[in-house]
Small-subunit ribosomal RNA from an uncultured bacterium, 1395 nucleotides, folded computationally. The coordinates come from a structure-prediction model, not an experiment, and the mean pLDDT is 84. Rfam family: Bacterial small subunit ribosomal RNA. Gene Ontology terms of the family: structural constituent of ribosome and ribosome.
């Protein structure tokens, strides 16, 4: 701090989109460690099971245990005596009572279960924040201080007994205690009422004092003792609350009216307190456009997140504060609850049950089910820190302290480090040479953060207690060892190659890629990014100045109300003094804490944590300032309004009046057509139209004047004259004193069409009929013709209601015109000069994206209202309002596109203009299309009819020549390093008659001949050819001409196409190259913000036409002589040939013209304005042709899509179309007879002359390598003749026959010739075509190609016209302009319906 995307390109407007952070995340690959946070966002869905609130025995009465003591009844040991029967002693030990001491504790009784932990369903609320008040309040435990505690009294739990009942649980009777209960007494205080005075303040009032009345207390327990620890009643203070009020607190008006306890009041009642909180009873209030109410969404803050801020989103975690506890309601108890782990009813729902009745509430802590893309252990401890009872010891304690899971988020560390070039080896990829992965790797030489062992061992507790934990940390040893992905590499946006596939698979955030060479799909090599994570989805800000407070717009891109008037509401002129509400400056009070910033400091560093400041921009009180704004007084005249005297006007309302004109109506004249229309019918008319005169009827609208002239607020006003009435201007400067602007709602106007409802209708004229048009015409033209258009009443409320510009004030260069006023100057109404109002134009700063605006602003500035926010869907749905209704106002969404759209520019189109060119049209003349035939396409046969060319610009074209070859096609034998080319081994001289099979190509099988070249140590090597083998190759008329070069065509031989510098424009681009004339031409002149320059044109080049000049054979032949002949001497004048030169340039006159360019016309001259032809063909268009000339990427084929060989085929034929030829006659046809060219070709060649055949040719053979000889007799022409309008003495196709020629070989399939035969065919339909002079038109001759084979084709002469007003019109073009939604440019673009 951008960027991508609308166009061919630009500029803007204006939305899509990305880059960035941030997360209680989730999904996808993948994963070493450690600290230090966080973890149901969904189902406030339902929960099994254990835990989460107790705890006091020093408040009681009891019951149980141990222990002592002392007893009573048993028991009867050891021991002592023994007369051996026993006797004695009494112990252990069991079992009572009882006192005493430890100890448990079910109950009664304090105290706590209102905290502490969850959640966020509900609230749009004083509920949250925040800052006041409570003179209208309570407050257990605590602390401080005064006072007291005397002396009675009934119960009644536990227990025991009798029952019930499955159970939970209950019921009776009976004992019994207390710090549990209830009187009495006493009153330091408190309350309460009464009367008495003081001081205060903020309204009811608050404090204090003093008198008498009346009410009102207590509990004890521990202990040796001192004392403790308790109770009672009052004050104060703390600490938690409780009400009240300012102000702030989402969305929707397509919710606008809401409200009966609703607002107030009086008397009650309730509360800790105020209060409609309740209640009776009186009043009729209250809220609400500054948004009531009612619908939708939501806990709310501190704070988080982003952002520069302003702001936008958010409200996990952590902290206040609220609400909440399965849903709904209700109280009790007590200091405090209407109370998660009390109760009580009621619903739903689980669970037990003996059916008759119970039981229960995880939005506590773990965990299960469910829902969901998704979120964790049914752990350890009360060691610390807190709460609860307790006098303590202590108990409880799923708050907490920890640990387990989860990359789930921030923060650190790690996966080693130095050295190492044969730049290995594999991988990619090459142009094959190499590059690149890469110091990367092996390889050496260290090092231990992390891991393993082993050892010692915290802090947290300063005496004891440690869950964590033998953890953190230290020390020793080991050994680079087990720790690297993910993603992207066409722009945006870092990062490229190759295979793959072929609009298929796929990508894709947006533009967009993918249809055979894809940096964009897949893989794969490299490469950027991050990094134990990367991606990707999701949501929020940003970027987006796209909701603009900061910091937008609105003439044409969304966007000014259709126009006024006015209501709240915002704004508002000078000047003075007072107050202080905004506004400023000090001060206090408050803004918890964490957070956030800064500095320190502790964890090895951060991350985290601690401490200190800072901030917390805010509200609150207080003191002060008075410039500005507000506010009150007072005062002023410029804004505004009045006022008296003026002016112009289609302002507006009524009424009355008037010609013109259309139709209809009587009457008259008068006769057949009116009428309409591009042309034509419907219609009217002989029952007399139209046409015309005359009278009349009736409606309607007002020509000229008339004008980018006047009036109105817009819409809109237009004959006269009369009445009424609105406004405006100017000049005065008497009067009021800011009385102003604006203006949501409101009210009143509003073309045209359209309803109602009464009248009215002449012309006009939706609808509708008819008639034409047309493929069709529900249209356009045309004859009719009702609504309607006019009036009077209502109503509709909209138009491109447009200046597509909202009103108002002021300011800000000028110029010219025009309506209306005044003022000055003047002799003067004119003219001129000043000024005000209204109306246009041009134009300068300035604005503008450009157009364009430009004192009538779209400048600069203020005020106030309206509106806009990407295209469609849509001004549509739905509501709701309003309307008789048609229908209007208000006015969305789903879905869907990446654009949509403004002004400009370049070009292309335009059945748009202007000029201008072309055989373009005309004016001719002559084809084509009709017919026979050839030839080329097409189609359709075929094995195969190879393939290529397709509108002009394919089609007698590639082919300047298919009967084999040609040939590429088909149908068949064959062949496979190949018919050709290079390499490599090996062998051999090559070459070669003549024989067998076969269609051949080839295969056997002999070998007749014939042996070369260079070097040599004579052994032999070497070239160079053959032939055999391998194998790289070879080939290919296969595919792509849309990968391509060359090369051609076309537009078009058209006049045109760029450049540089300048200079205009934000730019694309203009300019130049437009403009005025000119031209065959951007060809020149003049002009010009343009000056030059390129490439086209023109010349320059070839050819013809005239000269002159050189040369004179094979060419000529005047003169000389000669012949039959320029046939020969001679000759080079002439003609011709081919070298060189000359010649024309608008150079000379006239005239137009702008004195120019040029233009018309002459003179001369062979030739006159480019003398004729010819090569020559700018930028570029058509993805024009052509991979089959030929080159050449890529792709295929490789015993073949390669090569070879004989035959077919490319010649087919119902047809169609395109070139041509030849006719159709008499301008001719046939016969004879005579004349005259040009340009070319010839040695595997022309081929004379004789000669032979009727011919075509045959045989012989001079002669020429060519101005020498030959092809070659040119033909139309001319001069006789005959044919005499016929399918002919025209035509000449087709056939029969017999012939010639060329060639290995004319069946398929050549040419020619002679007799014979003798088709179609009488000049061609719509249409379509060459051609402007030696052209058409007609006539012949010649060459290429070729063995032969032209009616084509490419030259060539001979004879030789007609037309042309002109450019309106078809067509092509070229140049200036305009319009435009086209830009693949009109064969364009789109629009509807159907599939």
């Nucleotide at each position: 701090a951008g960027a991508g995307u609308u166009u061919g390109a630009u500029c803007c407007u204006g939305g899509c989109u990305c880059a960035g952070g941030a997360c209680g995340a989730a999904c996808g690959c993948u994963g070493g460690c450690g600290g230090c946070g966080c973890g149901c966002c969904u189902a406030a869905c339902a929960c099994a099971u254990g835990c989460a609130a107790g705890u006091c025995g020093a408040g009681c009465g009891g019951a149980g245990a141990c222990a002592u003591g002392u007893u009573g009844a048993c028991g009867g040991a050891a021991g002592g005596c023994u007369u051996c029967g026993g006797c004695u002693g009494g112990a252990a030990g069991a079992u009572g009572a009882u006192a005493u001491g430890u100890u448990u504790u079910a109950g009664c009784g304090g105290c706590g279960g209102a905290c502490g932990g969850g959640u966020g369903a509900g609230u749009a609320a004083c509920g949250c924040g925040u800052g006041a008040g409570c003179a209208a309040c309570c407050u257990u435990u605590c602390c401080u201080u005064c006072a007291c505690a005397g002396g009675g009294g009934g119960a009644u739990a536990a227990g025991a007994u009798a029952c019930c009942g499955a159970a939970a649980g209950g019921u009776g009777u009976u004992c019994u205690a207390a710090u549990a209960c209830c009187g009495c007494a006493u009153g330091a205080g408190a309350c309460c009422a009464c009367a008495g005075a003081g001081c205060c303040a903020c309204a009811u009032g608050g404090c204090a004092c003093a008198g008498g009345g009346g009410u009102c207390a207590a509990a004890g327990g521990a202990g040796g003792a001192a004392u403790c620890c308790g109770g009672u009643g009052a004050a104060g203070g703390g600490u938690g609350g409780g009400c009240u009020c300012g102000c702030g607190u989402c969305c929707g008006a397509u919710u606008a009216g809401a409200u009966a306890g609703u607002u107030g009041g009086u008397g009650g009642g309730g509360u800790a307190a105020c209060g409609g909180c309740c209640u009776a009873c009186c009043a009729a209030g209250u809220c609400g456009a500054c948004g009531a109410u009612u619908g939708g969404u939501a806990g709310c803050c501190g704070g988080a997140c982003u952002g520069a801020g302003a702001g936008g989103u958010u409200g996990a975690a952590c902290g206040g504060c609220c609400a909440c506890a399965u849903u709904g309601g209700g109280a009790c108890u007590g200091a405090g609850a209407u109370a998660c782990g009390g109760c009580c009813c009621a619903g739903a729902c689980u669970c037990c049950u003996a059916c008759g009745g119970g039981a229960g509430g995880c939005a506590g802590c773990a965990g299960u089910g469910g829902g969901g893309g998704a979120u964790a252990u049914u752990g350890c401890a009360c060691a610390a820190u807190g709460a609860a009872g307790g006098a303590a010891a202590c108990u409880c304690u799923g708050a907490u302290g920890c640990a387990g899971c989860g990359a789930u988020g921030c923060c650190g560390c790690g996966u080693g480090a130095g050295g190492g070039a044969a730049g290995a080896a594999g991988g990619u990829u090459u142009u094959c040479g190499g590059a690149u992965u890469g110091u990367a790797a092996a390889c050496c030489u260290c090092u231990g953060u992390g891991g393993a062992g082993c050892g010692g061992g915290a802090c947290g507790a300063u005496a004891a207690u440690g869950a964590c934990g033998g953890u953190a940390c230290c020390g020793c040893u080991c050994a680079a060892g087990g720790a690297a992905g993910c993603c992207a590499c066409g722009g945006c946006u870092a990062a490229c190659u190759a295979c793959g596939u072929g609009c298929c698979a796929g990508c894709a955030g947006c533009c967009g890629c993918g249809g055979u060479a894809a940096u964009a799909c897949g893989u794969a090599g490299g490469u950027g990014g991050c990094g134990a994570g990367c991606g990707u989805u999701g949501u929020c800000c940003g970027g987006a100045a796209u909701u603009a407070c900061u910091g937008g717009g609105u003439g044409u891109a969304a966007a000014g109300g259709g126009a006024g008037u006015g209501u709240a509401g915002g704004c508002g002129g000078g000047a003075a003094u007072g107050c202080a509400a905004g506004u400023c400056a000090g001060a206090a009070g408050u803004g918890a804490a964490a957070a956030c910033u800064a500095u320190g400091g502790g964890c090895u560093c951060a991350a985290c944590c601690c401490a200190u400041a800072g901030c917390c921009u805010g509200c609150u009180u207080u003191u002060g300032a008075a410039a500005c704004u507000g506010u009150a007084u007072u005062u002023c005249u410029u804004g505004a309004g009045u006022g008296a005297a003026g002016c112009a006007g289609a302002g507006g309302c009524a009424a009355g009046c008037g010609g013109a004109a259309u139709u209809c109506c009587u009457a008259g004249u008068g006769u057949a057509g009116c009428g309409g229309u591009g042309a034509a019918a419907u219609g009217c008319g002989u029952a007399g139209a139209u046409a015309u005169u005359a009278g009349g009827a009736g409606g309607a609208a007002c020509a000229c004047c008339a004008g980018u002239g006047g009036c109105g607020a817009a819409g809109g006003c237009g004959g006269c004259u009369u009445g009424c009435u609105g406004g405006a201007c100017g000049a005065c400067a008497a009067c009021u004193g800011a009385c102003g602007c604006u203006g949501a709602g409101g009210c009143g106007c509003g073309g045209a069409a359209g309803c109602g409802u009464g009248g009215g209708g002449a012309g006009c004229a939706a609808a509708c009929a008819g008639g034409a048009u047309u493929a069709g015409a529900u249209a356009c033209c045309c004859u009719g013709g009702u609504a309607g258009u006019c009036c009077g009443c209502g109503c509709u409320g909209u138009a491109a209601a447009c200046g597509a510009u909202g009103a108002a004030u002021a300011c800000u260069a000028g110029g010219u015109g025009u309506g209306g006023g005044a003022g000055g100057a003047c002799u003067g109404a004119c003219c001129c000069c000043u000024u005000c109002c209204g109306u246009g134009c041009c134009g300068c700063a300035g604005u503008u994206a450009a157009c364009a605006c430009a004192a009538u602003a779209a400048g600069u500035a203020u005020u106030c209202c309206a509106c806009c926010u990407g295209g469609g869907g849509a001004g549509u749905a739905c509501g709701a309002c309003c309307g008789c209704a048609a229908g209007g106002u208000u006015g969305a969404a789903a879905c869907u596109c990446a654009a949509a759209g403004g002004a400009a520019u370049u070009g292309a189109c335009g059945g748009g203009g202007g000029c201008c060119c072309g055989c373009a049209c005309a004016a001719g003349c002559g084809g084509u299309g009709g017919a026979u035939u050839a030839u080329g396409u097409g189609g359709u046969u075929u094995a195969a009819u190879u393939c290529g060319a397709a509108g002009c610009a394919a089609c007698g074209c590639g082919a300047a020549g298919a009967a084999c070859c040609u040939u590429a096609c088909c149908a068949g034998g064959g062949u496979u390093u190949g018919a050709c080319a290079u390499c490599c081994u090996g062998c051999u001289a090559a070459c070669g008659a003549a024989g067998u099979a076969g269609a051949g190509a080839u295969a056997c099988a002999u070998c007749a001949g014939g042996u070369g070249c260079c070097c040599u140590u004579c052994g032999g090597g070497g070239a160079a050819a053959g032939c055999a083998g391998a194998g790289a190759c070879a080939g290919g008329u296969g595919g792509u001409g849309c990968a391509u070069g060359g090369u051609u065509g076309u537009c078009g031989u058209c006049a045109g196409c760029u450049c540089g510098u300048g200079u205009c424009g934000u730019g694309a681009g203009a300019u130049g190259u437009u403009g005025g004339g000119u031209u065959a031409a951007g060809u020149c002149c003049c002009g010009c913000a343009a000056c030059g320059a390129g490439c086209g044109c023109a010349a320059c080049c070839c050819u013809u036409g005239c000269c002159u000049u050189u040369a004179g054979u094979u060419g000529c032949c005047a003169u000389c002589a000669u012949u039959a002949a320029g046939u020969u001497g001679g000759g080079c004048a002439c003609u011709c040939u081919a070298g060189a030169g000359g010649g024309a340039c608008u150079g000379c006159c006239a005239g137009g013209g702008a004195u120019a360019a040029c233009c018309u016309g002459g003179a001369g001259g062979a030739a006159g304005g480019u003398g004729g032809g010819g090569a020559u063909g700018a930028c570029g268009u058509c993805g024009a042709a052509u991979c089959a000339u030929c080159a050449u990427g890529c792709c295929c084929c490789u015993u073949a899509u390669g090569c070879u060989u004989a035959g077919g085929g490319c010649u087919a034929c119902a047809c169609a179309c395109g070139u041509g030829c030849u006719a159709c006659a008499a301008u001719g046809g046939g016969u004879g007879g005579u004349a005259c060219a040009g340009a070319g070709g010839g040695c595997a060649g022309c081929g004379a002359a004789g000669u032979c055949g009727u011919g075509a040719g045959g045989c012989c053979a001079g002669g020429c390598u060519a101005a020498u000889c030959c092809c070659u007799u040119a033909a139309a022409g001319c001069c006789a003749u005959u044919c005499u309008c016929a399918g002919u003495u025209c035509g000449g196709a087709u056939u029969g026959u017999a012939g010639g020629c060329u060639g290995a070989a004319a069946c398929u399939c050549g040419c020619c010739u002679a007799c014979a035969u003798g088709a179609a065919g009488c000049u061609g339909g719509a249409g379509u075509u060459a051609c402007u002079a030696g052209u058409a038109a007609u006539c012949g001759c010649a060459g290429a190609u070729c063995a032969g084979a032209a009616u084509g084709c490419u030259g060539c002469g001979g004879u030789g016209a007609a037309u042309g007003c002109g450019u309106u019109c078809c067509c092509g073009g070229g140049u200036c302009u305009u319009g435009c939604a086209c830009u693949c440019a009109c064969c364009g673009c789109c629009c509807g319906u159907c599939a």